[in-house]
About this RNA: Predicted 3D model of a 119-nucleotide RNA (c-di-AMP riboswitch aptamer (ydaO/yuaA leader)) from a soil metagenome. The sequence is in RNAcentral, with records from MGnify. It matches the Rfam family "c-di-AMP riboswitch aptamer (ydaO/yuaA leader)". About the family: This family represents a conserved RNA structure found upstream of the ydaO and yuaA genes in Bacillus subtilis and related genes in other bacteria.
RNA sequence: AGCCGAAGUCCGUUCAGAGAACGGACGCGGGGGACCCGAACAUUUGGGGCGUAUUCCUUCAGGGAUAGGGCACUUCCAGGCCCGAGCCCGACAGCUAACCUCGCAGGCAUUUGGAAGGG
Repeated sequence: AGCCGAAGUCCGUUCAGAGAACGGACGCGGGGGACCCGAACAUUUGGGGCGUAUUCCUUCAGGGAUAGGGCACUUCCAGGCCCGAGCCCGACAGCUAACCUCGCAGGCAUUUGGAAGGG
């Protein structure tokens, strides 16, 4: 021997190889999908999904707020600093057992104090 995030661990094969690619298992996360329930007013004002990232104001390429989210085990209290984006599906999806299916990236350099609990 850390942080955000689902984005980890192990095994095998190939490559000269740090390691990568491919395949598999476990684990974690997402989507689709009955009865019942819900809706019963919706359907271009399209609709929907991942995510904390929604909403409002404005002198509007900007700025100010805000639901919400993060900051070295967890919770509470006090204090401080940040984020409050982006992307995807393609006419189409409420919930949803069985079942089907997809992802396991990327980006960072931090750790204030007190109490209780845990390891």
The coordinates come from a structure-prediction model, not an experiment, and the mean pLDDT is 84.